Predicted 3D model of a 347-nucleotide part of an RNA (small-subunit ribosomal RNA, central domain) from an uncultured bacterium. The RNAcentral record of the full RNA draws on Greengenes. The coordinates come from a structure-prediction model, not an experiment, and the mean pLDDT is 89.
Context: one part of a larger RNA
RNA sequence: CUGGGCGUAAAGCGCGCGUAGGCUGUGCUGUAAGUCAGGGGUGAAAUCCCGGGGCUCAACCCCGGAACUGCCUUUGAAACUACAGCGCUAGAGUCCCAAAGGGGGUAGUGGAAUUCCUAAUGUAGGGGUGAAAUCCGUAGAUAUUAGGAGGAACACCGGUGGCGAAGGCGGCUACCUGGAUGGGCACUGACGCUGAGGUGCGAAAGCGUGGGGAUCAAACAGGAUUAGAUACCCUGGUAGUCCACGCCGUAAACGAUGAGUGCUAGUUGUUGGGAGGAUACCUCUCGGUGACGCAGCUAACGCAUUAAGCACUCCGCCUGGGGAGUACGGUCGCAAGAUUAAAACUC
Numbered sequence: 001c002u003g004g005g006c007g008u009a010a011a012g013c014g015c016g017c018g019u020a021g022g023c024u025g026u027g028c029u030g031u032a033a034g035u036c037a038g039g040g041g042u043g044a045a046a047u048c049c050c051g052g053g054g055c056u057c058a059a060c061c062c063c064g065g066a067a068c069u070g071c072c073u074u075u076g077a078a079a080c081u082a083c084a085g086c087g088c089u090a091g092a093g094u095c096c097c098a099a100a101g102g103g104g105g106u107a108g109u110g111g112a113a114u115u116c117c118u119a120a121u122g123u124a125g126g127g128g129u130g131a132a133a134u135c136c137g138u139a140g141a142u143a144u145u146a147g148g149a150g151g152a153a154c155a156c157c158g159g160u161g162g163c164g165a166a167g168g169c170g171g172c173u174a175c176c177u178g179g180a181u182g183g184g185c186a187c188u189g190a191c192g193c194u195g196a197g198g199u200g201c202g203a204a205a206g207c208g209u210g211g212g213g214a215u216c217a218a219a220c221a222g223g224a225u226u227a228g229a230u231a232c233c234c235u236g237g238u239a240g241u242c243c244a245c246g247c248c249g250u251a252a253a254c255g256a257u258g259a260g261u262g263c264u265a266g267u268u269g270u271u272g273g274g275a276g277g278a279u280a281c282c283u284c285u286c287g288g289u290g291a292c293g294c295a296g297c298u299a300a301c302g303c304a305u306u307a308a309g310c311a312c313u314c315c316g317c318c319u320g321g322g323g324a325g326u327a328c329g330g331u332c333g334c335a336a337g338a339u340u341a342a343a344a345c346u347c
Base pairs, nucleotide, nucleotide: 004318005317006316007301008300012315014201015200016199017198021194022193023192025088026087027086028085029084030083031082033081034080035077036076037075038074039073040072041071042070049065050064051063052062053061054060091191092188093187094186095184096183097182098181103177104176105175106174107173108172109171110154115149116148117147118146119145120144121143125136126135162169163168206247207246208245209244210243211242216240220236221235222234223233258314259313260312261311262310263309266292267291268290269289270288271287272286273285274284275283276282277281296303297302320347321346322345329340330339331338332337
């Protein structure tokens, strides 16, 4: 490189937006670049192939033919691709109506609980464990009651339920704001799909500056356990956990399953709409989300209209294990490090 692959064997970028590029609905007309057919020119010789001949054969040599799959030119065809023009509405989008939602941002606000402070009642224990001890407590703890401070998280509802592209999102209220869905079928008329580079978002931890600090808690200290115990258990406890702004850019960022489109048995639950009939409900239908299951697929497990089935378009990625997601170099970063990414050697 070809071929074959990417749920679990190596392999889907963490997720969007989007540039170039690739691909692209339907009718008619035209052009003739690609395409197809015919003619002409050229495609040196040698080589290769076929037929024949010469060295005793062969290698080798000689003669003839074919071939040289290509390029140029000319005449023609117009189905397909392309291009140009005029249309269409089934893709895509706009408009109107309806309605669901922890989608995002800002501000305000509520109750329960933990901790701390003050006061009251009250007295000798409390706490903790497998058992203990460190620890707290007669300077009055624990318990109970009242008041106060402060920070963080939002029980029940809550659900194989909802929303979001992913990360993720959960008390309540207001304001600002994104997207999806159903119905009407009014409008535009292919405006589409994918997407190398690029750009934005991106859990936790971590970093910078300034706040905040209730709880929990790396590090650390002590008590236990143990042969030891730099652990598991216990008592404490600092970063951090929270907020604002700025970095970092990684995760088993998982459905370990890229995006889009069309087609392909059924059964059952749930969620948001719509239509009809009967208004305890049923039937049909559109969008989402689960369970099972046929054909088909799969190495098997399993997947199975939410495909891992049957097809098409575009992108990413894989190529034995180790060395190694490492070294060097580049880029990015305050750093931590991230990203791109080998080889020797070895089995």